[in-house]
Context: one part of a larger RNA
Molecule: large-subunit ribosomal RNA, domain II
Organism: Durio zibethinus
């Protein structure tokens, strides 16, 4: 030089690798958290008023927005704050560069307080002891002193009030020293005023919504009512008044016949005007009184138009309380007015601690207040040896209820015995008797039965009072006007000894002020008790429930049995359960029960009696029986004698009365059938036969009977039968928010921490207890609007809205994210409130 190779630096390109950080797609996985379906267990709709409500009580279709204790003035507890024997700006004055309602002053008034004596005249307080006491000081640590605030007690004092009355004095007064179980919101070295604020009264629309009423002033007669004025309208038939007329009779008054003639609240009808009946139609109609048949009247007290007048305790009214503008046993509109209502309705966010009453006494009181009471809340004051106590013990008092008692008082009440002095009846004997005989009662006497809220000699359980020691207990000294014959006593002063010992258990705390809310319909159950036939009836006591309260059981369920509850985990139980529905023994050992025209199955509890059973199962008490019972089956049941009286008749057997003999193994002067009256039959009794237990009468266990109701029907159902029924005993298992151990969250009490190095003493740590709640009380929070200081956000997106998203707080509610949206708006520290909705047949709009 020139290749090739290696290294090593740069620079640029490709390719892979790891890593990290982003954008798109797509899968898989997880289940704090959200939504949605479905299945099992639970599990009645809120609000209201009620003793009690899912209720066949009421209010509630459903959603926005509006909706109810407020403000003010005088008090009054508590309590913050200023100045203090004093306070206290708003009367009046005034400064400043500016800007005052707020700042500055007042010699002063004036209000409260510094003095009572609860009318006024009047008259008017100082200094203290003592028991318990904090603090502080000495101490040889015993104890001495010192006594704060509060408080106990006894005096002193001021006033009133009652008594006393010396002295002075125009006889009108004054009024000293004095006593007093009397009273005072007095005194005793001041607490008080001005102001915030909570909670509560009181007056005001007073926590909202609502009357029936009452009062004043005005509007209406276009509807209706009635009157006056001016006008309108009634077709058609009928009956046929008076007057007139012809004719007839008649002597005449007259008096008849026919005609004209057109009166009448006259008749039948249209129109009009009305409104009987169908109790038609209709009845969210045509219509807030109408349609249709039908019926009343229709020349009149007719029926209409327009003017007019009469006006609300007035009017008009052929009278109905009717009509007066859809309104009338008193129009209508404003206004007093937001009228009152002890009555209904309704009354708006959380969360913690606490928590009742329906009872006392008064009230023109009984739907309601006030007092007491129960209740919260706020202080105050001591606290380790003293206090207390829904308890016991021990000492004491009281007591008159249960019981007992009536041969104890009373008051009631049964027998029967004994008496004969008296009462009063009958009988006999008597002339007659206040004689005599007998005989019923009263009545006496010991005696028997019952019996009392308003009777008791005795007399309890329970319950209720008092004490269980320093404020004692023992001594000396002293005062006194009390007492006492008395230095006797009593009571006060002062001082010395006696010490934790003065029953027993409990908690640990007790003891006292002030304010205040709710309540002031109750109801149940055990037992005790009153009225009632009774009652899920009324009225009381005692305790304990329910209302105010869930949980497990009782199938259901205000009270009943177990047990009271912060949010969970593990373990055990309670009452009541363990064949299935249902968690748990078709245990174990024993006994009774058989109910197909009604087995039976668990406090309250849902029902059944007296009664009766040869169903069965046990007792209990009396008998019989091996000297042979009971049942069966056989054999006898006789004689005196047809017992006596009675009877028309009676023989064992219609009746009365007596009821023996004999013989027997044994037979009644007869236990039944039967006859006119006998006969006949059979029993009781005896005997054989059989060979071992039998009979009565009372008792209670289950069973059954007694036991009949109207939709099919309920031990809860199913179903069970040596039970899965009823009784006894005996294991074992179930499972409540109950016991009991642990995590956590609250409350409430105790205890500990200041310094060396970031904060919160309104802060940190530890310990022990304890959580249920309606009406109510209090004590922390949330959240909404305005306004004021401090910080902060926004056109790079601010509020409201929306939202199957996420975090957080017990919880009212915060917060982030995403949509939407296009101008504000958010934190915290204060100050203010027209500040919270589900209800009110609410108000307005929407659907």
């Nucleotide at each position: 030089c020139a290749c090739c190779a290696a290294c090593g630096u740069g620079u640029u390109u490709c390719a892979g690798g790891c890593g990290u950080c982003g954008g798109c797609a797509u899968g898989c996985g997880a289940g704090c958290u959200c939504c949605c379906c479905a299945u099992c267990c639970g599990a009645c709709c809120c609000a209201u008023c009620u003793u009690g409500a899912a209720a066949c009580a009421c209010g509630g279709a459903c959603c926005a927005a509006g909706g109810a204790g407020u403000c003010u003035g005088a008090c009054a507890u508590g309590u913050g704050u200023g100045c203090g024997a004093g306070u206290c700006a708003a009367c009046g004055g005034g400064c400043c560069a500016a800007g005052a309602a707020a700042c500055c002053c007042g010699u002063a008034a004036g209000g409260c307080g510094c003095a009572a004596g609860a009318a006024a005249g009047c008259u008017g307080a100082u200094c203290g002891g003592u028991g318990g006491g904090a603090u502080c000081c000495c101490u040889c640590a015993c104890g001495g002193a010192u006594g704060c605030a509060c408080u106990g007690c006894a005096g002193a004092u001021c006033g009133a009030c009652c008594u006393u009355a010396a002295u002075c004095u125009u006889u009108u007064g004054a009024g000293a020293a004095g006593g007093g179980u009397u009273c005072g919101a007095g005194u005793g070295c001041g607490a008080g005023c001005a102001u915030g604020c909570c909670c509560g009264u009181c007056g005001g629309g007073a926590c909202u919504c609502g009357a029936a009423a009452g009062a004043u002033g005005g509007u209406g007669a276009a509807c209706u009512a009635u009157g006056c004025c001016u006008g309108a309208g009634c077709g058609g038939g009928g009956c046929g008044a008076a007057g007139c007329u012809a004719g007839a009779g008649g002597a005449a008054a007259c008096u008849c016949u026919g005609g004209u003639g057109g009166a009448g609240g006259c008749c039948c009808g249209c129109a009009g005007c009305g409104a009987u009946a169908c109790u038609g139609a209709c009845a969210u109609g045509c219509a807030a009184a109408u349609c249709g048949u039908u019926c009343g009247u229709c020349u009149g007290a007719c029926u209409u138009a327009g003017g007019u007048a009469u006006a609300a305790g007035g009017g008009u009214g052929a009278a109905a309380g009717a009509c007066u503008a859809a309104u009338u046993g008193a129009a209508c509109c404003a206004u007093c007015u937001a009228g009152u209502a002890g009555c209904u309705g309704g009354u708006u966010c959380c969360u913690u601690c606490u928590g009742a009453a329906g009872u006392u006494u008064c009230c023109c009181u009984c739907a309601g207040g006030a007092u007491a009471g129960c209740u919260a809340g706020a202080g105050c004051c001591c606290u380790c040896g003293u206090c207390g106590a829904g308890u016991u013990c021990u000492a004491u008092c009281g007591g008159g209820u249960a019981a007992a008692g009536c041969u104890a008082a009373u008051g009631a009440u049964u027998a029967g015995a004994g008496g004969c002095a008296u009462c009063a009846g009958g009988g006999g004997c008597g002339c007659a008797a206040u004689g005599c005989c007998u005989u019923u009662u009263a009545c006496c006497u010991a005696u028997u039965c019952u019996u009392a809220a308003a009777c008791u000699u005795u007399a309890a359980a329970u319950a209720g009072g008092u004490a269980g020691g320093a404020u004692g207990g023992u001594g000396c000294g002293g005062c006194u006007g009390c007492u006492u014959c008395g230095u006797u006593g009593a009571g006060c002063c002062g001082u010395g000894c006696c010490a934790c010992g003065a029953a027993a258990u409990c908690a640990a705390g007790a003891g006292c002020u002030c304010u205040a809310a709710g309540u002031g319909g109750g109801c149940c159950a055990u037992u005790u008790u009153u009225g009632g036939u009774a009652a899920g009836c009324a009225g009381a006591a005692c305790u304990g429930g329910u209302g105010a309260u869930g949980c497990a059981g009782g199938a259901u369920a205000a009270a009943u049995u177990g047990a009271a509850a912060g949010c969970u985990g593990g373990g055990u139980u309670a009452c009541a359960a363990u064949a299935c529905c249902c968690a748990a023994u078709u245990g174990c050992g024993u006994g009774c029960u058989a109910a197909c025209c009604c087995a039976g199955a668990a406090c309250c509890c849902a029902c059944a009696a007296a009664g009766g059973g040869u169903g069965u199962u046990g007792g209990u008490c009396g008998a019989u029986u091996a000297a042979g019972a009971c049942a069966g089956c056989a054999a006898g049941a006789c004689g005196g004698u047809g017992g006596u009286c009675a009877u028309g008749g009676a023989a064992g057997u219609c009746g009365a009365a007596a009821u023996c003999c004999u013989c027997u193994a044994a037979a009644g002067a007869g236990u039944g059938u039967g006859u006119a009256a006998c006969a006949a039959c059979u029993c009781a009794c005896c005997u054989g036969u059989c060979g071992a237990a039998u009979c009565a009468a009372c008792u209670a266990g289950c069973c059954u009977u007694g036991a009949a109701a109207a939709u099919g029907g309920a031990u809860g159902g199913c179903a069970c039968u040596u039970a899965a029924g009823c009784g006894c005993g005996u294991g074992a298992c179930c499972u409540a928010u109950a016991c009991u151990c642990g995590a956590c969250c609250g409350u409430c009490g105790g205890g500990g921490c200041a310094a060396g190095g970031g904060c919160c003493a309104g802060g940190c740590c530890c310990c022990a207890a304890u959580g249920a709640g309606u009406a109510g009380g209090a004590a922390g929070g949330c959240a909404c609007g305005a306004c004021g200081g401090u910080c902060a956000u926004c056109g790079u997106a601010a509020a409201a809205c929306c939202u199957a998203g996420g975090g957080u707080g017990c919880g009212a509610g915060c917060u982030c994210g995403g949509g939407c949206g296009c101008a504000g708006c958010g934190a915290u520290c204060g100050u203010c409130g027209g500040u919270g909705c589900a209800g009110a047949u609410c108000u307005u709009g929407g659907u």